[in-house]
RNA sequence: UAUUUAUAAAGAAGAGGGGAGAGACAGGCUCAAAGAUCCUCUGGCAACUUUCUGGUAGCAAUACCUGAAUAAGUGCCACAACCUGCCCACACAUGGGGAACUAUAAAUU
Numbered sequence: 001u002a003u004u005u006a007u008a009a010a011g012a013a014g015a016g017g018g019g020a021g022a023g024a025c026a027g028g029c030u031c032a033a034a035g036a037u038c039c040u041c042u043g044g045c046a047a048c049u050u051u052c053u054g055g056u057a058g059c060a061a062u063a064c065c066u067g068a069a070u071a072a073g074u075g076c077c078a079c080a081a082c083c084u085g086c087c088c089a090c091a092c093a094u095g096g097g098g099a100a101c102u103a104u105a106a107a108u109u
Stems, first nucleotide, its partner, number of pairs: 002108007013042005021031003025085004043077003048073002050069003054065004086098003
């Protein structure tokens, strides 16, 4: 770099730096000099990798399900991945399902 699989409406903020736009793009809606986005530190959330209990299947290896833990590797800590964008059916509308794209993890490369 690429491929595959899984997840993405839950959860979790303080300090310091810095000083203008930020949430990719378009439309919308938000955040932002009461200092956002971003960077650093600290703290936290979660449970993908990890460990354990119970259950089911299996001769077994193991697989799946429930629950618990959090040392380490990551990830994350405004708004649903902020919403919509393409397709489907319904519909006055709101709304529903799926795809694509994106992000993260694990495995392979």